[in-house]
RNAcentral holds the sequence, with entries from ENA. Predicted 3D model of a 73-nucleotide RNA (transfer RNA) from Facklamia lactis. Its Rfam family is "tRNA". Gene Ontology term of the family: triplet codon-amino acid adaptor activity.

């Protein structure tokens, strides 16, 4: 220098014919115990990497950029 992949909750990750964003763990509260853990129930937590484009509508399609990762030379 060229090519590909990844970026979504605190963490690990789902999320396809484009139609109002989820799980597990963690966290908080309650339950429970003499107390702690386990169990069970509930809750909170997201400008979906950034900026544009297409569209009635974008996590999803297109472009540029940023970060990470792999390959080729």
């Nucleotide at each position: 220098g060229c090519c590909g992949c990844c970026u979504u909750a605190g963490u690990u990750c789902a999320g396809u014919u484009g139609g109002u964003a989820g799980a597990a763990c963690a966290c908080u509260u309650g339950u429970g115990u003499g107390g702690u853990a386990u169990u069970c129930a509930a809750g909170a937590g997201g400008u979906c990497g950034u900026c544009g484009g297409u569209u009635c509508g974008a996590c999803u399609c297109c472009g540029a950029c940023a970060g990470g990762u792999g390959g080729c030379u």